RNA sequence: GCCUAGAUAGCUCAGCGGUAGAGCAACGGUUUUGUAAACCGUAGGUCGCGGGUUCAAAUCCCGCUCUAGGCUCCA
Numbered sequence: 001g002c003c004u005a006g007a008u009a010g011c012u013c014a015g016c017g018g019u020a021g022a023g024c025a026a027c028g029g030u031u032u033u034g035u036a037a038a039c040c041g042u043a044g045g046u047c048g049c050g051g052g053u054u055c056a057a058a059u060c061c062c063g064c065u066c067u068a069g070g071c072u073c074c075a
Stems, first nucleotide, its partner, number of pairs: 001071007010024004018055001026042005048064005
């Protein structure tokens, strides 16, 4: 340099045009003498960045950044 995969909640990930979600973690409650467990609830997001297409973009297109893996040489 080229190719492939990925970047979404604190963590692990799903969602692939039409309301952004799950599990764990956090917080509150029920229960308990108390803790844990169990159950119920609450909060938490510029969907890597910048543009474009579209009535509508996490999703499609272009460029860039970062992460992981692979390939290739001439000078």